[in-house]
């Protein structure tokens, strides 16, 4: 320099065009224990890596960049 993939709460992930983006695991506050630990109930936490296009509608499609990972040179 070229190919391929991947990027979505802190972490790992679901979603493949249609209501306000899904779970788990942390984290917190509460019940409950003498007292943790598990257990139950609740809650916060996401500019879905960035620009731009398409479409009525975009995490999803399409270019462009950025970053990781793997190959080739």
């Nucleotide at each position: 320099g070229g190919g391929c993939u991947c990027g979505u709460g802190g972490u790992u992930u679901a979603g493949u065009g249609g209501c306000u983006a899904u779970a788990a695991c942390g984290u917190c506050g509460c019940c409950u224990u003498u007292a943790c630990g598990a257990g139950g109930c609740g809650a916060a936490a996401g500019u879905c890596c960035c620009c731009g296009g398409u479409u009525c509608a975009a995490a999803u499609c399409c270019g462009g960049g950025c970053g990781g990972g793997c190959c080739c040179a």